A computed fold for a 363-nucleotide RNA from a Chitinophagaceae bacterium, annotated as Bacterial RNase P class A. It was read from a public genome assembly, where an Rfam model found it.
RNA sequence: ACAUUGAAAAGGGCUGUCGCUGCAUGAAAAUGCAGAGGAAAGUCCGGACAGAGUAGAGCAACGCACUACCUAACGGGUAGGCAAUUUCUUUUUUUAAGGGGUUGACAGAGAGUGCCACAGAAAAUAACCGCCUCGCUUGCGGGGUAAGGGUGAAAACGUAGGGUAAGAGCCUACGCAUCUUAUUGGUGACAAAUAGAUGGGGUAAACCUUGUGUUCUGAAAUGCCAAGUAUACAGGUGCUUGAGGGUAGCUCGCCCGAGCCUGAGGGUUGGCAGAUUGAGGUAUGACGUGAGUUGUAUCCCAGAUAAAUGACAGUCGUUCCCGAAAGGGAAAACAGAAUCCGGCUUACAUUUUCAGUGUUUUU
Numbered sequence: 001a002c003a004u005u006g007a008a009a010a011g012g013g014c015u016g017u018c019g020c021u022g023c024a025u026g027a028a029a030a031u032g033c034a035g036a037g038g039a040a041a042g043u044c045c046g047g048a049c050a051g052a053g054u055a056g057a058g059c060a061a062c063g064c065a066c067u068a069c070c071u072a073a074c075g076g077g078u079a080g081g082c083a084a085u086u087u088c089u090u091u092u093u094u095u096a097a098g099g100g101g102u103u104g105a106c107a108g109a110g111a112g113u114g115c116c117a118c119a120g121a122a123a124a125u126a127a128c129c130g131c132c133u134c135g136c137u138u139g140c141g142g143g144g145u146a147a148g149g150g151u152g153a154a155a156a157c158g159u160a161g162g163g164u165a166a167g168a169g170c171c172u173a174c175g176c177a178u179c180u181u182a183u184u185g186g187u188g189a190c191a192a193a194u195a196g197a198u199g200g201g202g203u204a205a206a207c208c209u210u211g212u213g214u215u216c217u218g219a220a221a222u223g224c225c226a227a228g229u230a231u232a233c234a235g236g237u238g239c240u241u242g243a244g245g246g247u248a249g250c251u252c253g254c255c256c257g258a259g260c261c262u263g264a265g266g267g268u269u270g271g272c273a274g275a276u277u278g279a280g281g282u283a284u285g286a287c288g289u290g291a292g293u294u295g296u297a298u299c300c301c302a303g304a305u306a307a308a309u310g311a312c313a314g315u316c317g318u319u320c321c322c323g324a325a326a327g328g329g330a331a332a333a334c335a336g337a338a339u340c341c342g343g344c345u346u347a348c349a350u351u352u353u354c355a356g357u358g359u360u361u362u363u
Stems, first nucleotide, its partner, number of pairs: 001359010012316007020035006037334001041345002044343005049218004056252004061214005066080005081106001082104009107209002112207002114203003128149002130145007157175006176199005183192003222273004233263005244256004280299008318331005
């Protein structure tokens, strides 16, 4: 320098003409002001708000799962612990120590059940070869054995010695791992470390167990106004010996209870509120490692309802192409509010910054 990966920021500006939505002024004509996003997206999680319920219990169902903190709340975030992996530094190498990056559904496999491809004798009550022993028909059968071979992602603690028919934590020493534990440090996860016991293969994003949480429905919620209709008809069933309904599912319990179900029809499909002042934006100070909290000043910043936020022209800026130059031509992503807010996830032309990796050149 180029390429690539990750994170963060920006996501064209101005003027004119004609339109659209909202608000203000106005008798009207008209005039003035405002008018999409970082994700408005997916609708995944959490809340505000609204309605229903508030008599619950057991079972079931579903979510979550290291610690502390932040927050209205969260399955989100911040800081840390531990584990795995990668890289760099110190060290002659290994080991070890330290720093950085990435990832982790990160409780339990000493309750039970299931599963573990291929290979292998065997994938968890291990005997294929080998070793030892017994029998006889002398190359077969019975028994013992996990030290050695071989298979595998994984094979029943490692090394040395003793021991034995051969072997084996069977015994001893040293070491490793797990569990319990005196002590010290830390708010805590945990770390260091004393003593004792044990040597159990893996898998819980398999069932399951443990802990913890969950009342349900979502703005098509909900409240109101106006207008209109059939105040008509048929069938079934029930009226306390009670149909039906509520209590999210099931069972029990509790409560309401005179209507309920089906058919064929009639009317309406307008408006207002909810609904845009809010966990609000901008600037700045303080506190905190940080997420964040808080003080002061200032601002009001879309509100449609089949749904506005646009089109055209000029000019400037960015990138690319042609050209010696003057100049000419072309391109600009993902996507578009619909009750609001906080997150997560995903998409994104081009430009900028930071970090990592690779290649090349120069010193």
The coordinates come from a structure-prediction model, not an experiment, and the mean pLDDT is 76. Rfam family: Bacterial RNase P class A. Rfam classes the family as a ribozyme. Rfam links the family to the GO terms tRNA processing, ribonuclease P activity and dimeric ribonuclease P complex.